Record summary
RNAcentral holds the full RNA, with entries from ENA. Small-subunit ribosomal RNA, central domain from an uncultured prokaryote, 350 nucleotides, folded computationally.

[in-house]
Context: one part of a larger RNA
RNA sequence: CUGGGCGUAAAGCGCGUGUAGGCGGUAGGGUAAGUUGGAUGUGAAAGCUCCCGGCUCAACUGGGAGAUGCCAUUCAAGACUGCUCAACUAGAGGACGGUAGAGGGAUGUGGAAUUCCAGGUGUAGUGGUGAAAUGCGUAGAUAUCUGGAGGAACACCAGUGGCGAAAGCGGCAUCCUGGCCCGAUCCUGACGCUCAGACGCGAAAGCAUGGGUAGCGAACGGGAUUAGAAACCCCGGUAGUCCAUGCCGUAAACGAUGUAGACUUGGUGUCGGUGACGUAAAAAUCAUCGGUGCCGAAGCAAACGCGAUAAGUCUACCGCCUGGGGACUACGGCCGCAAGGUUAAAACUC
Numbered sequence: 001c002u003g004g005g006c007g008u009a010a011a012g013c014g015c016g017u018g019u020a021g022g023c024g025g026u027a028g029g030g031u032a033a034g035u036u037g038g039a040u041g042u043g044a045a046a047g048c049u050c051c052c053g054g055c056u057c058a059a060c061u062g063g064g065a066g067a068u069g070c071c072a073u074u075c076a077a078g079a080c081u082g083c084u085c086a087a088c089u090a091g092a093g094g095a096c097g098g099u100a101g102a103g104g105g106a107u108g109u110g111g112a113a114u115u116c117c118a119g120g121u122g123u124a125g126u127g128g129u130g131a132a133a134u135g136c137g138u139a140g141a142u143a144u145c146u147g148g149a150g151g152a153a154c155a156c157c158a159g160u161g162g163c164g165a166a167a168g169c170g171g172c173a174u175c176c177u178g179g180c181c182c183g184a185u186c187c188u189g190a191c192g193c194u195c196a197g198a199c200g201c202g203a204a205a206g207c208a209u210g211g212g213u214a215g216c217g218a219a220c221g222g223g224a225u226u227a228g229a230a231a232c233c234c235c236g237g238u239a240g241u242c243c244a245u246g247c248c249g250u251a252a253a254c255g256a257u258g259u260a261g262a263c264u265u266g267g268u269g270u271c272g273g274u275g276a277c278g279u280a281a282a283a284a285u286c287a288u289c290g291g292u293g294c295c296g297a298a299g300c301a302a303a304c305g306c307g308a309u310a311a312g313u314c315u316a317c318c319g320c321c322u323g324g325g326g327a328c329u330a331c332g333g334c335c336g337c338a339a340g341g342u343u344a345a346a347a348c349u350c
Base pairs, nucleotide, nucleotide: 004321005320006319007304008303012318014201015200016199017198021194022193023192025088026087028085029084030083031082033081034080035077036076037075038074039073040072041071049064050063051062053060091191092188093187094186095185096183097182098181103177104176105175106174107173108172109171110154115149116148117147118146119145120144121143125136126135162169163168206247207246208245209244210243211242215241216240220236221235222234223233258317259316260315261314262313263312266295267294268293269292270291271290272289273288274287275286276285299306300305323350324349325348332343333342334341335340
């Protein structure tokens, strides 16, 4: 220096922005660094290889070839890569005109329901379970009606439906704000792809400070069940769940499938556009672009299956794997208030 792999066998970083680096569209001029060819020099000896000698061989002496390569100088070539000059528009981006959307942040607001409080009616039960009991209730519960308080979540619509990079996002209104998509022209002119480090975002739980607390509910108490019951079931119930600010940085963070691009028979849904046809207006139909499902040709695959949203055929770049256990560990470093996170062995053993 090189191999084979990464949906499920070990293996895609949770996701993005992006620096260095790697890679990079079309046609032309120049250059000649890479590249290719020639010439010259160099390439010690020994070794390798061939021959002779030697002696029975070997060792050994001598001679020749080779020395593909590498290096230097020089001459030349100009396809490809690089550099440079000027250009192009098929990549990328912008302008203009439109659409859809639980995309994000802030503020306000609505109704249903649960609980609690006050009052009315009313009387002996209620609640709960497989069956019970603890619990609540004559100090008047449950039920029912009226009024009030407060917190949290938003039924129906609702959909293998939408949006977002992922995590994730669902009552309604206003304000601020990001991105996608479609259309016909115009503009910039390779401005691109990927990305070690770095930086940012990142469910739930957890942590810090302050608030809030209706319901639910780790821990905890009680009742059951049971041989026992540290559980499952029942009655209670604190942290927490909620808000603000800061931290944590992990998940079966999953499509267990990195990102970008190109190419490769089809069928059938659905969402968002546009055009055509059609209509009083629509719907249906046809074409096309973008998303999201299902089934399947070829091909791939150990099989399961994947199959234009590839796990097919290729290209660029990054990450990762290399028998099981020890070990998502120890030690050290870095980060954290802590919990811990991240990076990550070895002995030994099968």